[in-house]
Context: one part of a larger RNA
RNA sequence: CUGGGCGUAAAGCGCGCGUAGGCGGCUUUGUAAGUCGGAUGUGAAAGCCCCGGGCUCAACCCGGGAAUUGCAUUCGAUACUGCAGAACUAGAGUAUGGUAGAGGGGAGGCAGAAUUCCCGGUGUAGCGGUGGAAUGCGUAGAUAUCGGGAAGAACACCGGUGGCGAAGGCGGCUCGCUGGGCCUUUUCUGACGCUGAAGCGCGAAAGCGUGGGGAGCAAACAGGAUUAGAUACCCUGGUAGUCCACGCCGUAAACGAUGGGUACUAGGUGUUGGGAGGAUUGACCCUUUCAGUGCCGACGCUAACGCAAUAAGUAGACCGCCUGGGGAGUACGGCCGCAAGGUUAAAACUC
Repeated sequence: CUGGGCGUAAAGCGCGCGUAGGCGGCUUUGUAAGUCGGAUGUGAAAGCCCCGGGCUCAACCCGGGAAUUGCAUUCGAUACUGCAGAACUAGAGUAUGGUAGAGGGGAGGCAGAAUUCCCGGUGUAGCGGUGGAAUGCGUAGAUAUCGGGAAGAACACCGGUGGCGAAGGCGGCUCGCUGGGCCUUUUCUGACGCUGAAGCGCGAAAGCGUGGGGAGCAAACAGGAUUAGAUACCCUGGUAGUCCACGCCGUAAACGAUGGGUACUAGGUGUUGGGAGGAUUGACCCUUUCAGUGCCGACGCUAACGCAAUAAGUAGACCGCCUGGGGAGUACGGCCGCAAGGUUAAAACUC
């Protein structure tokens, strides 16, 4: 390389947008590049293969043929692919009308519970904490309780194998800005599609820079316990950080450990959002259909576990990735970064 693979054995890029490229619906006309056929030229000789002949045989040699699967020119074929033209509507998009939603962003506005702190009242000797304690707090009046005030952060119940988002992720109420989805009868465009190397963007937490903020929690750190020790688990404190703005970082068990798109392939049951029909005064209920989201399960698949219309089944197009363990996701170099580091990524050696 070929091949075989990628849920758990090595292997799906964290996710999207998208350039080149690859692949591409239905009808028709032209062309004849790919494709297929014929002819001609060429494809040196020798060799290989076949037939015949010459040295007594053979090796060897001589003659003839075949082959040389190719290339060029030319004449044809037109199913498929390409190219050019015309047409279509089943893919894709668009418009109208509905509809659900923690989708996003705005130091926007507002609310209540809790916590801590401050002030005041009541009140007195404890509180707190644990397996038990101690450190700690408290007669300078704590804890408890009542009233008032301040601050920051998070939004109990509703809440749900509920919803939304491409992923990360998103949850009090409200205001204005904004993206996407789904459904429905039709309107319009007329293949405008799928995938996507590069590239660009988004990307939890932690971390970094500058400025703010700081209630609670809490790496580090300190103390108290435990213990043989205890640089831990438990306790009392506590700083970065957690929050906001702007700018970086670009990672993760970024997981469904399952790339995105299309078509097809038994059933059963639940649930979310629409549509249609039936029944009904209505609510509710029944049937059916589309889109999503769960469970069970036949065929099939699988090493098994399991998957099973949300496939890990069947088919075909595209991208990414794997190729024994360690060395190593390391070294060196490149690129990126303020740094931390990230990304790309070996070899010796060894089993």